[in-house]
A computed fold for a 251-nucleotide part of an RNA from a Bacteroidia bacterium, annotated as large-subunit ribosomal RNA, domain VI.
Context: one part of a larger RNA
RNA sequence: CGUUAGAAAUUUGAGAGGAUCUGACUUUAGUACGAGAGGACCGAGUUGGACACACCUCUGGUGUAUCUGUUGUGCCGCCAGGUGCAGUGCAGAGUAGCUACGUGUGGAGCAGAUAAGUGCUGAAAGCAUCUAAGCACGAAACUGACCUCAAGAUGAGAUUUCUUUUAAAGGUCGUUAAAGACGAUGACGUUGAUAGGCUAUAGGUGUAAAGGCAGUAAUGUCAUAGCCGAGUAGUACUAAUUACCUGUAGA
Numbered sequence: 001c002g003u004u005a006g007a008a009a010u011u012u013g014a015g016a017g018g019a020u021c022u023g024a025c026u027u028u029a030g031u032a033c034g035a036g037a038g039g040a041c042c043g044a045g046u047u048g049g050a051c052a053c054a055c056c057u058c059u060g061g062u063g064u065a066u067c068u069g070u071u072g073u074g075c076c077g078c079c080a081g082g083u084g085c086a087g088u089g090c091a092g093a094g095u096a097g098c099u100a101c102g103u104g105u106g107g108a109g110c111a112g113a114u115a116a117g118u119g120c121u122g123a124a125a126g127c128a129u130c131u132a133a134g135c136a137c138g139a140a141a142c143u144g145a146c147c148u149c150a151a152g153a154u155g156a157g158a159u160u161u162c163u164u165u166u167a168a169a170g171g172u173c174g175u176u177a178a179a180g181a182c183g184a185u186g187a188c189g190u191u192g193a194u195a196g197g198c199u200a201u202a203g204g205u206g207u208a209a210a211g212g213c214a215g216u217a218a219u220g221u222c223a224u225a226g227c228c229g230a231g232u233a234g235u236a237c238u239a240a241u242u243a244c245c246u247g248u249a250g251a
Stems, first nucleotide, its partner, number of pairs: 001152001005163007015149004021049007033038001051106005059100004066093005071086006110144003117137004169246004173189005194239003197235005203228003211222004
C1' cells in the first nucleotide's frame, strides 16, 4: 500500500515445512522344523543408543549480584574497625537467570489407494491360465493421520463485537520485562502493585560490631549471629502528571 467505511478479538485452511531411525533382552518356546547338531516365523512385554523438542524440581556448570577467609600496600589521626588498588588481588562457597553432563516428552497406533509379489473366479484357446471382463490381499515408499507456520490464498476467506462523525480504535509520552542491537512484542499508567523503595520471607554465606565471661595470649563462648537476598508475598512512600497527534467513508 492492498484486501473498498474504520476498528478489536476469535478463527477456517489452499499451501508449505518438520518428524518418520534402530539395538539388545524376556516370553511365546527349547515349541514348529530337524536323525542329531541346531533352531524359528507370527505375537506379547521390558530396557537401551542416536536424534529432536521443551524445561531447571533433582545432579552439576557458570554466576566481575552476594557472603566469608586472607596477602602486600595507601588512606580514614592512632588502637579497634573499615575502605581503595593489586587480573573479581588471591582463595572457599553461592540465590536468580542462562545452561548439560540433568529432567520430561516424542517416533506409536490406524485408514485409503498401491509397487514387486500372492491369490479367487475365468474365457479367448471345451484343457490350462492371477486378467482379457470381474473380485481379494500386499511395503519404512505415496495420500491422510501427528507437530509447526499459514488469507499478499490479489481466488486477499469466515464469525462475533464496537463506532455512526468532537467516533471506535491506535499512537506520542511515562513506569517497565516473560521481550529486546534499534524498531518490534508483552505488562502497567492513580478506578494503579508497572519499576524502585520499604516490610516479611524461601534461599546464600557461616556465627558481624561493641560488650561481658574464660584464658598470659593466640583464641573460645554468650550467639543458627550479622550481612545479602536478581526469587516469592505484601505495602502507594517515590515515579508512572498534564496533555497532544492520527483517525472521521457512504448516507
Rfam family: Bacterial large subunit ribosomal RNA. Gene Ontology terms of the family: ribosome and structural constituent of ribosome. It was read from a public genome assembly.